[in-house]
Molecule: c-di-GMP-I riboswitch aptamer
Organism: uncultured Steroidobacter sp.
RNA sequence: CACUGCUCAGGGCAAACCCGUCGAAAGGCGGGGACGCAAAGCUUCCGGUCUAAGGGUCGCUCCGGCGACCACGAUAGCGGGGCUGCCAGG
Numbered sequence: 001c002a003c004u005g006c007u008c009a010g011g012g013c014a015a016a017c018c019c020g021u022c023g024a025a026a027g028g029c030g031g032g033g034a035c036g037c038a039a040a041g042c043u044u045c046c047g048g049u050c051u052a053a054g055g056g057u058c059g060c061u062c063c064g065g066c067g068a069c070c071a072c073g074a075u076a077g078c079g080g081g082g083c084u085g086c087c088a089g090g
Stems, first nucleotide, its partner, number of pairs: 001090001003089003012037002017032006035077001041083003045080003048075003055070006
């Protein structure tokens, strides 16, 4: 320090599932719990995926409403980009 993660130290995070809580939902947060992770630290800039209550567009309507589509919602543990970082190797 661009790189590498076979090995060492201190360790760190925590999937499913369960409980509580917030939310329309996806999902978030707290506790328990460990499938995994060398960035499973941070960031929605790009693509993907999930959700559609409210809002928008369109369609239908027995005019009460109903349906389809759309993120401004979510996911950083889907991938890419950006920023930062421990130990060891080289």